[in-house]
């Protein structure tokens, strides 16, 4: 330099061929219970999807560009 791969809640993964409010665990935070915690229940709690533009009625999703992280190839010393 060149090619491929991922980027979504604090953390792990979902999200169907592009379609209606981006879901689950974990955690956290209240409460219940308990003499005190764990554990178990219940209720709450969160992101608009690296960032930026296009395309479509409609984008996490297709396309461009950029950024951060791995991966292989290449040059140069």
């Nucleotide at each position: 330099g060149c090619g491929c791969c991922u980027g979504u809640a604090g953390c792990u993964u979902a999200a169907c061929u592009g379609g209606a409010u981006a879901a689950a665990g974990c955690g956290c935070a209240a409460g219940a219970u308990u003499c005190c915690g764990a554990a178990u229940c219940u209720u709450g709690u969160g992101a608009g999807u690296a960032g930026g533009g296009g395309u479509u009625c409609g984008a996490a999703u297709c396309c461009c560009c950029u950024c951060a992280g791995g991966c292989g190839c290449a040059c140069a010393a």

A computed fold for a 77-nucleotide RNA from Candidatus Levybacteria bacterium RIFCSPLOWO2_12_FULL_37_14, annotated as transfer RNA. Its mean pLDDT, the model's own confidence on a scale to 100, is 81. The sequence is in RNAcentral, with records from ENA.